[in-house]
Parts: sequence; structure tokens; C1' cells
RNA sequence: GCUGCUGUGGCGAAAUUGGCAGACGCGCCGGACUUAGGAUCCGGUCCGCAAGGGUGCAGGUUCGACUCCUGUCAGCAGCA
Repeated sequence: GCUGCUGUGGCGAAAUUGGCAGACGCGCCGGACUUAGGAUCCGGUCCGCAAGGGUGCAGGUUCGACUCCUGUCAGCAGCA
């Protein structure tokens, strides 16, 4: 340099024939229980007062994009 794959909350990971994003788990915060802690149970946990916005970043197609297209950045693998 060329080719392919991957990129989603603090972490892992769903949603993929284009049609409710963040399910589910972990972690964290608050509470119950306990003498106290662990375990267990309950509630909360992206941003915003709200409307809305948010899928690495910037565009495009579409009524509608995590999903398709283009460019770009990062990581991994292969080829040279």
C1' cells in the first nucleotide's frame, strides 16, 4: 500500500427481511433484611425541565437507517 472483519450506556451483549434502540447480565447508587457484612429481595442507573437528541466520526438514499451507500478514524486478521 491492497483486501476482509469489527466499532451500540461504566463493562459484556441484544435489536440485522430497513419499522418501539439501549432488552438481558455485570457493575454502581438508594432501600428492605442483618448486631454488622455477605447472600437474597425491591427501586434507580446515556443527555435534556421538556420537546427531543443519542449506535466510532461526517455525509447520502429513504416516509423511516444500528441495519443500505460514500468518505474517514481506530482495532484485529490476511496479502504484498
Background
The prediction has a mean pLDDT of 80. Predicted 3D model of an 80-nucleotide RNA (transfer RNA) from an uncultured Clostridia bacterium. The sequence was found in a public genome assembly. Rfam family: tRNA. The family's RNA type in Rfam is transfer RNA. Rfam describes the family as follows. Transfer RNA (tRNA) molecules are approximately 80 nucleotides in length.